[in-house]
RNA sequence: UUGUUAUGUUGCCAAACUUGUUGUAAAGCAAGGACGGAAAGCCACGGGUCUCAUAUUUUGAGACAGCCGGGUUACCAAA
Numbered sequence: 001u002u003g004u005u006a007u008g009u010u011g012c013c014a015a016a017c018u019u020g021u022u023g024u025a026a027a028g029c030a031a032g033g034a035c036g037g038a039a040a041g042c043c044a045c046g047g048g049u050c051u052c053a054u055a056u057u058u059u060g061a062g063a064c065a066g067c068c069g070g071g072u073u074a075c076c077a078a079a
Stems, first nucleotide, its partner, number of pairs: 012037002017032006035066001041072003045069003048064006
C1' cells in the first nucleotide's frame, strides 16, 4: 500500500534462566527475561510434593496457590 475477515475493550500476570538479597533448607523478595495462563487474582481448609528437626510410634515446624480439589473476589462481549 492492497485484499479478506471481524460483536468481543483497556489491558493483566510471568515459567525456565541470570544478577542481587533473605533463609540450615525447601523456597521467598527485587531487577532483567517470557514458557505459558481467561482467574497463572487472593486464601494453607483437604489431598499431594518438597525441606528441616526428631523418633522407631513417628511426631512437629516450614515451603509450594504456575500440583489437584475447595472457598472467595473479578474485566469485555453474548445469551

This is a predicted structure of a 79-nucleotide RNA (c-di-GMP-I riboswitch aptamer) from a Bacteroidota bacterium. The prediction has a mean pLDDT of 80. NCBI's taxonomy places the organism under Bacteria, Pseudomonadati, Bacteroidota.